[in-house]
RNA sequence: GAGUUUGAUCCUGGCUCAGGAUUAACGCUGGCGGUAGGCAUAACACAUGCAAGUCGAGCGAGGAUAGUUUUCGGAUUGUUCUAGCGGCAAACGGCUAAGUAACACGUUGGUACUUGCCCCGAAGUGAGGGAUAACUGCGAGAAAUCGUAGCUAAUACCGCAUGUGUCCCGACUUGUCGGGAUAAAGCAGCAAUGCGCUUCGGGAGAGGCCUGCGUCCCAUCAGCUUGUUGGUGAGGUAAAAGCUCACCAAGGCUAUGACGGGUACCUGGUGUGAGAGCACGACCAGGCAGAAUGGGACUGAGACACGGCCCAUACUCCUACGGGAGGCAGCAGAGAGGAAUUUUCCGCAAUGGGCGAAAGCCUGACGGAGCCAUACCGCGUGCAGGAUGACGUCUUUCGGGAUGUAAACUGCUUUUCUGGGGAAAGAAGUUCUGACGGUACCCCAGGAAUAAGGACCGGCUAACUACGUGCCAGCAGCUGCGGUAAUACGUAGGGUUCAAGCGCUAUCCGGAAUUACUGGGCGUAAAGCGAUCAUAGGCGGGAGAGAAAGUUCAACUUGAAAUACAUUGGCUCAACUAAUGUGCUUUGUGGAAUACUUCUUUCCACGAGGAAGACAGAGGCAGAUGGAAUUCCUGUUGUAGGGGUUAAAUCCGUAGAUAACAGGAGGAACACCAAAAGCGAAGGCAAUCUGCUGGGUCUUUCCUGACGCUGCUUAGAUCGAAAGCGUGGGGAGCGAAAAGGAUUAGAUACCCUUGUAGUCCACGCCCUAAACGAUGAAUGCUCGGUGUUAGACGGUCUAAUCCCGUUUAGUGCCCAAGUUAACACGUUAAGCAUUCCGCCUGAAGAGUACGGUCGCAAGAUUAAAACUCAAAGGAAUAGACGGGGAUCCACACAAGCGGUGGAGCGUCUGGUUUAAUUCGACAGCAAGCGAGGAACCUCACCAGGGUUUGACAUCCUUGGAAUCCCGACGAAAGUUGGGAGUGCCCUCGGGAACCAAGUGACAGGUGUUGCAUGGUCGUCGUCAGCUCGUGCCUUGAGGUGUUCGGUUAAGUCCGCGAACGAGCGCAACCCUCGUCGUAUGUUGUAUGUUUCAUGCGAGACUGCCCUGUUUAACGGGGAGGAAGGUGAGGAUGACGUCGGAUCAGCAUGGCCCUUAUACCCUGGGCGACACAGGCGCUACAAUGGUCGGUACAGAGGGUCGCGAAGCGGCAACGUGUAGCUAAUCCCAUAAAACCGAUCUCAAUUCGGAUUGGAGUCUGCAACUCGACUCCAUGAAGUCGGAAUCGCUAGUAACCGUGAACCAGCCACGUCACGGUGAAUAUGUUCCUGGAUCUUGUACUCACCGCCCGUCAAGUCAUGAAAGGCAGAGACGCCCAAAGUCGCGUUAUCCUUUCGGGGAGCGUGCCUAAGGUGGAGCUGCUGAUUGGGACUAAGUCGUAACAAGGUA
Repeated sequence: GAGUUUGAUCCUGGCUCAGGAUUAACGCUGGCGGUAGGCAUAACACAUGCAAGUCGAGCGAGGAUAGUUUUCGGAUUGUUCUAGCGGCAAACGGCUAAGUAACACGUUGGUACUUGCCCCGAAGUGAGGGAUAACUGCGAGAAAUCGUAGCUAAUACCGCAUGUGUCCCGACUUGUCGGGAUAAAGCAGCAAUGCGCUUCGGGAGAGGCCUGCGUCCCAUCAGCUUGUUGGUGAGGUAAAAGCUCACCAAGGCUAUGACGGGUACCUGGUGUGAGAGCACGACCAGGCAGAAUGGGACUGAGACACGGCCCAUACUCCUACGGGAGGCAGCAGAGAGGAAUUUUCCGCAAUGGGCGAAAGCCUGACGGAGCCAUACCGCGUGCAGGAUGACGUCUUUCGGGAUGUAAACUGCUUUUCUGGGGAAAGAAGUUCUGACGGUACCCCAGGAAUAAGGACCGGCUAACUACGUGCCAGCAGCUGCGGUAAUACGUAGGGUUCAAGCGCUAUCCGGAAUUACUGGGCGUAAAGCGAUCAUAGGCGGGAGAGAAAGUUCAACUUGAAAUACAUUGGCUCAACUAAUGUGCUUUGUGGAAUACUUCUUUCCACGAGGAAGACAGAGGCAGAUGGAAUUCCUGUUGUAGGGGUUAAAUCCGUAGAUAACAGGAGGAACACCAAAAGCGAAGGCAAUCUGCUGGGUCUUUCCUGACGCUGCUUAGAUCGAAAGCGUGGGGAGCGAAAAGGAUUAGAUACCCUUGUAGUCCACGCCCUAAACGAUGAAUGCUCGGUGUUAGACGGUCUAAUCCCGUUUAGUGCCCAAGUUAACACGUUAAGCAUUCCGCCUGAAGAGUACGGUCGCAAGAUUAAAACUCAAAGGAAUAGACGGGGAUCCACACAAGCGGUGGAGCGUCUGGUUUAAUUCGACAGCAAGCGAGGAACCUCACCAGGGUUUGACAUCCUUGGAAUCCCGACGAAAGUUGGGAGUGCCCUCGGGAACCAAGUGACAGGUGUUGCAUGGUCGUCGUCAGCUCGUGCCUUGAGGUGUUCGGUUAAGUCCGCGAACGAGCGCAACCCUCGUCGUAUGUUGUAUGUUUCAUGCGAGACUGCCCUGUUUAACGGGGAGGAAGGUGAGGAUGACGUCGGAUCAGCAUGGCCCUUAUACCCUGGGCGACACAGGCGCUACAAUGGUCGGUACAGAGGGUCGCGAAGCGGCAACGUGUAGCUAAUCCCAUAAAACCGAUCUCAAUUCGGAUUGGAGUCUGCAACUCGACUCCAUGAAGUCGGAAUCGCUAGUAACCGUGAACCAGCCACGUCACGGUGAAUAUGUUCCUGGAUCUUGUACUCACCGCCCGUCAAGUCAUGAAAGGCAGAGACGCCCAAAGUCGCGUUAUCCUUUCGGGGAGCGUGCCUAAGGUGGAGCUGCUGAUUGGGACUAAGUCGUAACAAGGUA
């Protein structure tokens, strides 16, 4: 810096990513070289070999060999080897990191000490002695090894002498004297001499010890300590010291973290980071520690000793069972463990070490090689040309595009590779000497030859398409992909990026200002202790003087090397490496300075306090008193109810309630005053009076002289609502629990009737609250306005205590600067600063578990982890929603009229049935809907019969004109036979149209997806809304405009206004109807007027008057007018919502079928029928039915048509043809109405279903399955439960007429047309829907939302638990190895200066391991049990979010 919480926003906050690094491992891949690195795990156990020896110039002896010599036994000289004695080394080098939180390490300073080999200086090196190993003999033993007797040497060992010196003692004149003690070794050389030896002094280097400072986590480890702290004396050490012991004293350490627990070698440095830091301590270097585990000493200059010794333990091995041997955390190597780490290599050539006089020997230190892409660095896998842009592959809109100059092909080069030849430096100091190594390097030849992969491609993050798959398989760092068009899975093509590597995993730093010193916060996001007093601590007013601790400055010392940085140099470059310089330090020493802090001291008066004088107050404690009210008791009056609720009931009451009056008892609380008021540290405090008492404010400026601020869990102390607990009282009202009555699906609640603890008092506990201003205390500074409380001062001036102004102290509101994520805060800060304290660091688990402390208990306090999630959260925004509010509208309700729901029938749908009952549509917005015409056709469905380039389109080939007629078979489709016919154009080749056959490209699909789509439509809704530009406001989402006040049918208009304008909607423009004028006048009109028809105009605009409102918009009333405030009706449907409907109208992507899901045909089905729903028709009758008569429309249609008159038939209809392409003719009689007759309340002269018979018409064809007519039949039904629909005027209701589709018609449907022609509207409380503003919200898939808890199932981690197992460290006791030290001791041995000493033996102290005991701690486990988290579409309810339906 980015991603991720949201519909969007800002903030808080976590998670994740991009970078760098690694002793790494794993996956895929792998050409070369250089330089480095390579058991992080089992400090597990180890086979085998090697890793420490050397000296013959210390010594004796022996062997081999070559000489000389020989008395042949030997002797002697030289060379060489070495078992032993002796010397030095073995304490270095090498390995490891177990232990260790410590003077272990780092750094600084110190000294009471030691120091082999080395250097310098001084002195000396005389004279003796006795042993012993080797060896020889004998013996024991399996072995390891040992015993015994004897021989022998020394630079082995022991006396003696000497004493420069050194040490001890004593003196004094303090550097001298006296006394005592104390050394030695020789070897080589012809020699010179050299190397040694002894004593002392000094040095260098090394070491011991002491010391200041630094050095991880836990306080859920708070007290620890008896050699402990100090002293005296003694012992002890190289050396100071409780280092050890005896005695004495009672100290010592600790909140600046003792003691305890956990973890860990420390450092130079390494990684990262801008730095500060954080993490680490491989390799290299310094230090410490360890050597199977534990203890111990010996030798030695040095060890308590990796490749030494003793003992114990565990383990392994050998054994003749009696005993022995061993220690790879050296180099290799094997086993085991593990994700994981190499050769049982070469050489001492170099560097270094040991020994030696040296030659030299030894050296798994080291130098090299081998293995490993483990890391870093370098090189290569070719270069140039080459377009028919080849083949192949992928893709495609089928045209093409990509791979791609890439390849092929042509030319060139040779790093690397292969072969051949040459050939180093590393070697120092004169010779000699090279493991690496025939290596690096050089030359020649050959030939593009031997050499590219990995990861990724949704975003972060560079890089995209196709296919497969279909919430499957899978991916995934976070967000998240996958449910049939996946750039996210798998494959392919292409691309991106790194490259002999690339990815993945793990870990560290960074990003993370996410522990904030640099550099964060705490009103609401996590976070101010409930409050006060106060100890330690931290911080602290003004002036002067002194000191110099902090601070500052310079000088000196130290801060190893390597590392880092800079500059040069060496390997061809680089990595690597060399030199030089710089840098790196909380160091120390003694100086200097004195501004600030500190310390000492002298003053000041502004902080703080005291004094004096006033003032206000529900401040606290105690006592006394009072009235109102409730309840109860008594008495009286009085009678049937009372009480309670939404409504009721439980309950009280005829045994007299409630109500009323009088009297009494008792407890608790104190109306009015009363307030944003007052007091108090907070909790809290309210009748009145009295007593005691704390604090505060104001004024004066008299006194003291910084006396101050902060300050729980560092000693502490005190207060602390309510509830609760203990003891004793008290108990009126209220009232957890409990009971009853209701409510309810339930109701362990809300409501009601009762009612116990409690509430009250005294004393003692508890110690928590949303203990809140969710805001710690103190001090200073920083604009104002307006209230109020308590004072003081001044003014005006009064009846006054009023009023006005200033000021101090409180307490409220509004606002500026500033702050804040915003909300908001704003002299009472959340502003600007200082001091001190407390607290926070994702959510959940959890304020929980365990442990501790407190408590009588309840519980409080302190306070985690595992597991899980990618969020949790704050503020604000836009919506949506609310059983929130306000305003308004609508046949929404109300007021009315008529229906539906009941019956029969029609029709549609569901269901059922069926071979099929084709399909679609399903709340509103499906259901007389698609369908405005299913007998065939339609047709998509079913059965059967057929066809396969197809019924239809284009292309190719062949043949034939086309076409027509007659047969046969068949249900038809179709199959098949015969005949007629030869057309048009022509350049004579053929062509056009048509038919048939063949072939393959293709046709075809009412198959699928309306959740891939276009188009169209429904709905909210003809509701009044939906937006934009610029400006302004806001960090931003967004707001403003569009809100507000009026008004309207309307976001219609007006006014105001940080808005000004505009767009889509509204309105208007369009059509029809209503009035008039005018023009024309056939097909209309007998004629006149009129009507009518068709054009063109006029008219209506709140224009006029009155009135209301603010003035306007507009409203109310009126005039005129055919019509009045949109005149009536229609068309017209904003942004959008419903993933609404339609792939079966059409079009269309993808997918699917292709002798079938295509096509043709016959028949059937879509018409079924227990049932259920929707929409209608006809009715149930007298406002009626039937019969007869008489009137009045409008709008349509008509040539494959309408069809007159006339005639026939009861009728449907037939016949007939006139007229009409229509203001001409026809359909065509309108019907209700009116006049008259009849029926007389009945299942009827209502009603017409159903059924029988006879017909008519259409049509190839009326069986399934048409309509109509006539005769006969005459069902249900007597006005319809809950519920529900339509309608506000020419409307409802009633009545008929026409048309489309159509051969006909199931139409009672739909769409039009006119006739007759009402009732009602007080109004907006309620129901439904909608609009605007506002409010709340945990909703945004938007309340059909969200969401809680129990129970049930599964998984995971965890607490408790009778117990069980294991471990570590202490403590007490027992036993006690080896060993040092102490003591004792004689027979024997050695020695002796004859005192003794040593070996040996015995014994004491200490003590490892072992045994045992009790206590505490830690870990694991545990039947059962507790809660927690997660999962999934479970169960029960609905607690929370809106007034969430009881805030």
Molecule: small-subunit ribosomal RNA
Organism: metagenome